This is a predicted structure of a 595-nucleotide part of an RNA (large-subunit ribosomal RNA, domain I) from a Chloroflexota bacterium.
[in-house]
Context: one part of a larger RNA
RNA sequence: GGCACAUGGGGGAUGCCUGGGCACCUGGUGGCGAUGAAGGACGUUGCAGGCUGCGAUAAGCCUCGGGGAGCCGCCAAGCAGGCGUUGAUCCGGGGAUUUCCGAAUGGGGAAACCCAGUACGGCGGUGCAAGCUGUCCGUACUAUCCGUUGGCAACAACGGAAGCAAACGUGGCGAAGUGACACAUCUCAGUAACCACAGGAAGAGAAAGAGCCAUCUACUCCGUCAGUAGCGGCGAGCGAACGCGGACCAGCCUAAACCCGAAAGGUGUCAAGACGGCGGUCGUUGCUUUUCGGGGGUCGUGGGGACCAGUUGUCUCGGCCCGCCGGCCGGGAGAGGAGUUACAAAGGCCAAGGUAGCCGAACCCUCUGGAACGUGGGGCCAUAGCAGGUGACAGCCCUGUAGGCGAAACCGGAAGCCCUCCUUUGAUUGGUUUCCCAAGUAAUGCCGGUCCCGGGAAAGCCGGCAUGAAUCCGGGCGGACCACCGCCUAAGGCUAAGUACUCCCUGGUGACCGAUAGCGAACUAAGUAGCGCGAGCGAACGGUGAAAAGGACCCUCGAUAAGGGAGUGAAAUCAGAACCUGAAACCAUGUGCCU
Repeated sequence: GGCACAUGGGGGAUGCCUGGGCACCUGGUGGCGAUGAAGGACGUUGCAGGCUGCGAUAAGCCUCGGGGAGCCGCCAAGCAGGCGUUGAUCCGGGGAUUUCCGAAUGGGGAAACCCAGUACGGCGGUGCAAGCUGUCCGUACUAUCCGUUGGCAACAACGGAAGCAAACGUGGCGAAGUGACACAUCUCAGUAACCACAGGAAGAGAAAGAGCCAUCUACUCCGUCAGUAGCGGCGAGCGAACGCGGACCAGCCUAAACCCGAAAGGUGUCAAGACGGCGGUCGUUGCUUUUCGGGGGUCGUGGGGACCAGUUGUCUCGGCCCGCCGGCCGGGAGAGGAGUUACAAAGGCCAAGGUAGCCGAACCCUCUGGAACGUGGGGCCAUAGCAGGUGACAGCCCUGUAGGCGAAACCGGAAGCCCUCCUUUGAUUGGUUUCCCAAGUAAUGCCGGUCCCGGGAAAGCCGGCAUGAAUCCGGGCGGACCACCGCCUAAGGCUAAGUACUCCCUGGUGACCGAUAGCGAACUAAGUAGCGCGAGCGAACGGUGAAAAGGACCCUCGAUAAGGGAGUGAAAUCAGAACCUGAAACCAUGUGCCU
C1' cells in the first nucleotide's frame, strides 16, 4: 500500500407517511367600481419581527340569530393584565367606522407626497359691539366627457360614463418560425399577437333559403353524410353541402298606402266648408305642403289600403252646431283571451333553495403489550359496515355517517292570486281600383375579399369606385349565359331554449402525485430570497415521541461547546432536537491475509 471482515463517522438514497397539489364531475355564481373598485402604502395588540385580521372606533364597534364553557388569532412559549352562565371567545345575517395612494376626479407630482380656492363651524388675536383677521384645526364642495332642463353666453341643477377582472363571445387589424426535403403561388392561418366592446352567456334567427322537378320549412349545437363532392406549383396540402339520426323548440313588431288630430308655411273673401239628406244656424272655419302624435297594416296558395255588395255580430250611456233618419267616434258593465325572455309594462304576496346550526342506534371480559383498535370468549345496532381520529388493525370510544329537523335577518323567486293588457263595431267572403309594399338601394362595369372553389366555364355572398331602376304585368335566385319551368319576396327591427367557458363558492370522484414527484410555491419569509437598468427571470428547505414526559441534579473540561453519570421514555449504547427508516460514494479505527 492492497484485499477481506468488524465497528464507527459522513451522507440523505430507499421504505412508510401527508395540513399540499393535479384532473374531472354535480349544483351555484357569473361580476366589482365615483356610495371610490381591483391592487397597494402606512399604521394597528401592554411587551410585536413575520403572517392573518382590522383602519385613528384600527386582531376590532353596534345589532339580530346560532352555540354553550371556556376565552384574549398563527409562528410561539412566556411575563403582565383582563373577559365569561347578567351567556364571553367562536359561527352566520344586517349595519357603523373605513388614514393615504390607486380610474383617482380641486391643481401639481418622481404612487402612497406637495400646494390650493369657496362656504360653514371651532380656537386664537383685535374690537364696547357689529365685525375684521390668523403661517391654526375640522367638515363639505371644487376634474373631464356625454345627455336632459334652464340660460344670449359664461354657467347651474340632475342623470350617466370612466377603471379592474380567469376563460368563454362578437367585431377590427393581422404576422412569422414551419410544411412544401430549396422556394415565390400555396401552407402555417384568418391562427398568434394587438385593439374595441358586450353578456351570463355571446353570436345567429323566422327565407329575396335549401333542394332539384320530389319536396323541406327560423336559428343554434352534436353524430353521421365524409376525408366523399370538390379545390390544389392537381405538389404539400385544404376540404364542404343536401339528406338522415338526435338536443331544443316560439314566434313577433315596424316603414308605406289610407283615416284622424296638433303645429308651422303657402294659398283662398261670400264660395268652398261645418259626417250624408231636408230645414235652420255658423262661417278664415276651407284647400295644400312639411313635421310630430294616434289609428291602420306586415304578406308569397302575394299581402295591404280605398270603394261597393253579402254573412255574422251581449247589453248600456255619452258625443259628432240644433231637430228627424242613417252613419261614425268614445266610455261603462258582463263575457272571452293573454302576460312581464321577444310580441305593452310596473310591482305586491308567496313555496323550494342558499347564507350559522341541531338530533342521531349499538360492547364487555380475558391474554400479550408501554399502550388494545390485536388474540381468545360472549353480545348488540344497522334506512347508520362512507370516512377521519383515538398510545397497534374500532359498525357499537370520539367526530361523524343513514335518516330527520332548523332562520330573527339577508339573498332567492317556481306555481298561483292580486295586478296589467287585448277583443267585444270587429271577423270573414266576393267584386272594382290610375293607391302602397323599405333608393343612391337593386342591378351593371372595373377592382378586391369570402365561400370546398388559388380567375377558373365561376354562379352566390360582402366591400371600394362609377353608372343607376322598377312596385306585383314588380323584383331576386335556381353555379357562365338563354329559354321553359320552379323557389323566394332584399334594401327596417326584436326574439327564450338547446351551445361555449370557470377567476370564484358547495359537495364529490380518481388503475392521479407523494417532497428532484405533485402547482413555481406542502416548510415562522413563495411570486418570497436572489438575479436583471428594465420588460422580466425566479429557487431551496416536510417527518423526535403516544404524550415534551425536550434530559432536574452531579462530575470532567481548553467551561454557553463537547463529554461522563443520573433521570424520562417501550425505545435516547443509534428516538436527544444536526432528532422515523438511514442505502452508496467518501473517511477512520481494529483484526487477519498478501506484497

The RNAcentral record of the full RNA draws on ENA. The coordinates come from a structure-prediction model, not an experiment, and the mean pLDDT is 83. The source organism's lineage runs through Bacteria, Bacillati and Chloroflexota. It matches the Rfam family "Bacterial large subunit ribosomal RNA".